[in-house]
Context: one part of a larger RNA
RNA sequence: CUGGGCGUAAAGGGCGUGUAGGUGGUCUGUGAAGUCGGGAGUGAAAACCUGGGGCUCAACCCCGGGCGUGCUACCGAAACCAGCAGACUUGAGGACAGGAGAGGGAAGCGGAAUUCCCAGUGUAGCGGUGAAAUGCGUAGAUAUUGGGAGGAACACCAGUGGCGAAAGCGGCUUUCUGGCCUGUAACUGACACUGAGGCGCGAAAGCGUGGGGAGCGAACAGGAUUAGAUACCCUGGUAGUCCACGCCGUAAACGAUGGGUGCUAAGUGUUGGGGGUAUCGACCCCCCCAGUGCUGUAGUUAACGCAAUAAGCACCCCGCCUGGGGAGUACGGUCGCAAGACUGAAACUC
Numbered sequence: 001c002u003g004g005g006c007g008u009a010a011a012g013g014g015c016g017u018g019u020a021g022g023u024g025g026u027c028u029g030u031g032a033a034g035u036c037g038g039g040a041g042u043g044a045a046a047a048c049c050u051g052g053g054g055c056u057c058a059a060c061c062c063c064g065g066g067c068g069u070g071c072u073a074c075c076g077a078a079a080c081c082a083g084c085a086g087a088c089u090u091g092a093g094g095a096c097a098g099g100a101g102a103g104g105g106a107a108g109c110g111g112a113a114u115u116c117c118c119a120g121u122g123u124a125g126c127g128g129u130g131a132a133a134u135g136c137g138u139a140g141a142u143a144u145u146g147g148g149a150g151g152a153a154c155a156c157c158a159g160u161g162g163c164g165a166a167a168g169c170g171g172c173u174u175u176c177u178g179g180c181c182u183g184u185a186a187c188u189g190a191c192a193c194u195g196a197g198g199c200g201c202g203a204a205a206g207c208g209u210g211g212g213g214a215g216c217g218a219a220c221a222g223g224a225u226u227a228g229a230u231a232c233c234c235u236g237g238u239a240g241u242c243c244a245c246g247c248c249g250u251a252a253a254c255g256a257u258g259g260g261u262g263c264u265a266a267g268u269g270u271u272g273g274g275g276g277u278a279u280c281g282a283c284c285c286c287c288c289c290a291g292u293g294c295u296g297u298a299g300u301u302a303a304c305g306c307a308a309u310a311a312g313c314a315c316c317c318c319g320c321c322u323g324g325g326g327a328g329u330a331c332g333g334u335c336g337c338a339a340g341a342c343u344g345a346a347a348c349u350c
Base pairs, nucleotide, nucleotide: 004321005320006319007304008303012318014201015200016199017198021194022193023192025088026087027086028085029084030083034080035077036076037075038074040072041071042070048066049065050064051063052062053061054060091191092188093187095184096183097182098181099180103177104176105175106174107173108172109171110154115149116148117147118146119145120144121143125136126135162169163168206247207246208245209244210243211242215241216240220236221235222234223233258317259316260315261314262313263312266295267294268293269292270291271290272289273288274287275286276285299306300305323350324349325348332343333342334341335340
């Protein structure tokens, strides 16, 4: 390389958008580039296969035939693929009418709680633990009442509920804004799928500048524990956690399962829509679509399990794997303020 694979054995890119490229619905016509058929030319000799022959045999040598998968032009076929022309509506889109939602950005507002400050009541403890101590408190703490300040997070509702491409999103109101679902079927007429590069988004921690700082809390200090205790427990506590702007670009970024389309028993719950039946109406009941769970047949799997939300049956496109260690290291390159990220070996060894 061919091949075989990627839930857990090595292997799905963190997620999107989209360029090149690859792939692509139904019908008619056309031409004949691909494709297929035909004969022609060429495809040196030697070699190889084969029929014979010559050295006493063989190796070796000689003669004939085959082979030479290819290329060139010509003649022909027209199903398929590509091209061109025309048409279609089921894929896709868009219009209209409805609908649900913690989807995103900005501004404003609210209550509970913690902490701190002021004032009142009040007196000797509080706090903390397995037990203690450090710590706080007669300069009046803890507790309790009233007032004030400030920051962060939004109890109940809350749900294998919802939304989002993923990361993720949860008090209330206003405003700007993205996507999705259902119904009707007037409109466009293949406009589609995927996507190397590229571009964008991307938890937490971390970095830069400026703000903010209630609680929590790496580092650090002290108290305990212990043989020791650079820990687990306790008392404190700085960065940070929060905001604005700019970086970083990672993760068990997980469903450890890339995206798209079609097909393949059932049952049951739930969310959002629609239709029917029934009714005065709502509920109930039946059916359809979209989502989200559970159980399970066929099938599949090494097993576990998966099973219409497939890991089943197929096709298209991308990414990735190829024994363990060395090593996600070294070197080089690109990016970054740095931390580092991305790309990514070999010797050697088992």